[in-house]
């Protein structure tokens, strides 16, 4: 330099060939339980879906460029 893959909550990951409120586990917080904790049970909060632009009535999903990471080739 070229090709391919990936980037979604603090962390690990979903999201049926574009469709309506973007979810789960874990962590955090609150409450319950307990003599107090852990575990367990219930709940709450947490997201510019890497960034910008475009296509579309509508984009996590499609296209372009850029950024970051991984693999391969030269």
């Nucleotide at each position: 330099g070229c090709g391919c893959c990936c980037g979604u909550a603090g962390c690990u990951c979903a999201a049926u060939u574009g469709g309506a409120u973007a979810g789960a586990g874990u962590a955090a917080c609150u409450g319950g339980c307990u003599a107090c904790g852990a575990a367990c049970c219930a709940g709450u909060a947490g997201g510019u879906u890497g960034g910008c632009c475009g296509u579309u009535c509508g984009a996590u999903c499609c296209g372009g460029c850029c950024c970051g990471g991984g693999c391969g080739c030269g």

Predicted 3D model of a 74-nucleotide RNA (transfer RNA) from Candidatus Aquitaenariimonas noxiae.
Rfam family: tRNA. By type it is a transfer RNA.